[in-house]
Order: sequence, then structure tokens, then C1' cells
RNA sequence: AUCAGAGUAGAAAAUUUCGCGUUAAGUGUCGGCUGGACGGGGAGUUGUCAGCUGAACGAAAAGCAGUUUUGCUUGCGGUGAAAUUUUCGCAUCCCGCUGAC
Repeated sequence: AUCAGAGUAGAAAAUUUCGCGUUAAGUGUCGGCUGGACGGGGAGUUGUCAGCUGAACGAAAAGCAGUUUUGCUUGCGGUGAAAUUUUCGCAUCCCGCUGAC
């Protein structure tokens, strides 16, 4: 010098546990503002995530006990968090690391 490779944050799915809503929040869609993260180091997007906010859309309840107000159970919600497992995994650029020659 050339070629090849490893590793992160994190993402998705399944299972379990504990919650929330079922008087409709949450999730999902579109827009605005602010901020964060993005292999060991540096840079970093039109990608990604979070918070706030606007708009449109939109739902599955049933049973038992009680009769004051509710409690329990089974469901339902593209529902929240945690744990475990599996799969995927730096947009990209430079340097570094490992191996081969």
C1' cells in the first nucleotide's frame, strides 16, 4: 500500500410479570417548534428518537359482588414499563483495531 473482518448505541418480534384505558387516554397518520443519540476517536444527513403543540381519523365490551363509591374476573386496545430469548444493527466520510499478503 491492497484485500477481508470485528465491535456500539439502539430497533423489531415472542414470552412472562406489573400497570393504564375501555366516562377513550394511549397507539397509528399529517404538520410546527425544541432537543438528544448515532461502533474506540472525530465529523455527521434529506435518516432516526424524545418532549411540547396543532389537525384529521378512530374503538368492545361482558359477567359477578355491592348498592355510597366502587371492587373482582374474563375480554378488548396497531396500550405503557421491566426482565428474558431470538433476529437485525455505526446512512455516510476520515482515522484507529484484528487478520491475510
The RNA shown here (THF (Tetrahydrofolate) riboswitch aptamer) has 101 nucleotides. It matches the Rfam family "THF (Tetrahydrofolate) riboswitch aptamer". Gene Ontology term of the family: tetrahydrofolate metabolic process. It was read from a public genome assembly, where an Rfam model found it.